[in-house]
Predicted 3D model of RNase P RNA and transfer RNA as a complex of 437 nucleotides.
The coordinates come from a structure-prediction model, not an experiment, and the mean pLDDT is 78.
RNA sequence: GAAGUGCGCCAGACCGCCGCUGGUACUAGCCGAAAGGCCAACGCUUGCGUUGGGUCGAAAGACCGUACUGGAGGAACGUCCGGACUGCAUAGGGCGGCGUAGCAGCUAACAGCUGUCCACCGUGAGGUGAGGAUCAGAGCAACAGAGACGAGUCCCGGGGGCGUGCCGCAAGGUAGACCACCGGGGGUGAAACGGGCAAUCUCUACGCGCAGCAAUACCAAGUAGGCACACGUUGACGGGGCCCCCGGAGUGUGCGGGUAGGUAGCACCGAGCUGUCAGGCGACUGGCAGCCAAGAUUAAUGGCGGUCACAUGGCGGGCAACCGUUGUGCACAGAAUCCGGCUUAUCGGUGCACUUCACAC
RNA sequence: GGGCUCUUAGCUCAGUUGGUAGAGCAGCGGACUCUUAAUCCGUUUGUCGUAGGUUCGAUCCCUACAGGGCCCACCA
Numbered sequence: 001g002a003a004g005u006g007c008g009c010c011a012g013a014c015c016g017c018c019g020c021u022g023g024u025a026c027u028a029g030c031c032g033a034a035a036g037g038c039c040a041a042c043g044c045u046u047g048c049g050u051u052g053g054g055u056c057g058a059a060a061g062a063c064c065g066u067a068c069u070g071g072a073g074g075a076a077c078g079u080c081c082g083g084a085c086u087g088c089a090u091a092g093g094g095c096g097g098c099g100u101a102g103c104a105g106c107u108a109a110c111a112g113c114u115g116u117c118c119a120c121c122g123u124g125a126g127g128u129g130a131g132g133a134u135c136a137g138a139g140c141a142a143c144a145g146a147g148a149c150g151a152g153u154c155c156c157g158g159g160g161g162c163g164u165g166c167c168g169c170a171a172g173g174u175a176g177a178c179c180a181c182c183g184g185g186g187g188u189g190a191a192a193c194g195g196g197c198a199a200u201c202u203c204u205a206c207g208c209g210c211a212g213c214a215a216u217a218c219c220a221a222g223u224a225g226g227c228a229c230a231c232g233u234u235g236a237c238g239g240g241g242c243c244c245c246c247g248g249a250g251u252g253u254g255c256g257g258g259u260a261g262g263u264a265g266c267a268c269c270g271a272g273c274u275g276u277c278a279g280g281c282g283a284c285u286g287g288c289a290g291c292c293a294a295g296a297u298u299a300a301u302g303g304c305g306g307u308c309a310c311a312u313g314g315c316g317g318g319c320a321a322c323c324g325u326u327g328u329g330c331a332c333a334g335a336a337u338c339c340g341g342c343u344u345a346u347c348g349g350u351g352c353a354c355u356u357c358a359c360a361c
Numbered sequence: 362g363g364g365c366u367c368u369u370a371g372c373u374c375a376g377u378u379g380g381u382a383g384a385g386c387a388g389c390g391g392a393c394u395c396u397u398a399a400u401c402c403g404u405u406u407g408u409c410g411u412a413g414g415u416u417c418g419a420u421c422c423c424u425a426c427a428g429g430g431c432c433c434a435c436c437a
Base pairs, nucleotide, nucleotide: 001357002356003355004354005353006352007351008350009349010348012308013307014306015305016304017303018302020071021070022069023068024067025066026065029038030037031036039052040051041050042049043048044047053064054063055062056061073332078342080341081340082339083338084337085212086211087210088209092244093243094242095241097208098207099206100205101204102116103115104114105113106112117131118129119128120127121126132203133202137201138200139197140196154186155185156184158182159181160179161178164175165174166173167172216264217263218262219261226255227254228253229252230251231250237247238246239245257436258435259434272291273290274289275288276287277286278285279284310329311328312327313326314325315324316323317322362433363432364431365430366429367428368427371386372385373384374383380417388404389403390402391401392400410426411425412424413423414422
């Protein structure tokens, strides 16, 4: 210098104008031309400081206004896993079902993460892996091929056996056919008695009750508190598969009627964030210090202009680095009960560590 | 916001121990007819939504994406 590998970080900056949304504070003024004084509220230095908006309302308060202040992400996406939380018996037993899978650990939990073994890929740094069990049992293998999971002999040559023909008086020699004989090769195929497939059933070990904030609790308003059918104390129905068990008097479907409003959950405190120290190879854990950080239900977090930064195209200058000018671009995407992960999308910029190759010393 | 489900020919749909995918309509060609329709005969059509994985082999099994559809408020 080139090509890579791994782990991170940022997600344009500033100014002006106009807006959106949450929170907090403020409605007690009067007199005076003014300076100032009186009064009220709050604060503390206890005699000073600050403040003293409008409308409605009996008040509480509501709407507006003013001031200050908070206001998207690394993925808020997907909703793929796991929890918190809530209800159903304080969620209980069995069967079924679902999920996971080397080994050891981390964690609230996990299919996540860490370390390590093995297999595969890569020259390497590294990467990928649903990686338990096929002597418990079952199932599957199209086409091709003689034969495909109960094995078997299509071809070739070799050995052996049986026995036939020919030669020979005989001993014996020689040739071909045959064989559930033995081992070898060829051919077919992914695979040819030796296995493969458990991301086929199954077995083993472990885990899982079910539902989800439209959960759930409460308030208000309103009406026809209705009709039909079915089931029901010989237990309907609920405990979202079945049985036990528990609760249990109404339940389900269809038609019809009403409201489509509010409060809590829910935005304060947490498996919380930041920094630091200690333990551990690491995931992580513990101590100390500091911090409190969006939040609605037509649903906020924005728009315009300017300057700069970054990337890139044209033109001009320059040997080049680069400079000037002009144009374009500046991603993916947006909270909705909250957390821990994973996956996917993403213009670009940047830091650290490492590998391979080339060159120079 | 939460849950469920689907994607196969131009359209509507079948497709199971995983073995190379069909039906109806449509299209095209032919017959019949003076011509058209109807009818009859023949025939074409698929990256099985996309990309990976398991497997000898995937529409089928698994994973991740993409695009559709459906359901869920409260009162009595």
About this RNA: It holds a member of the Rfam family "Bacterial RNase P class A". The family's RNA type in Rfam is ribozyme. Clan: RNaseP clan.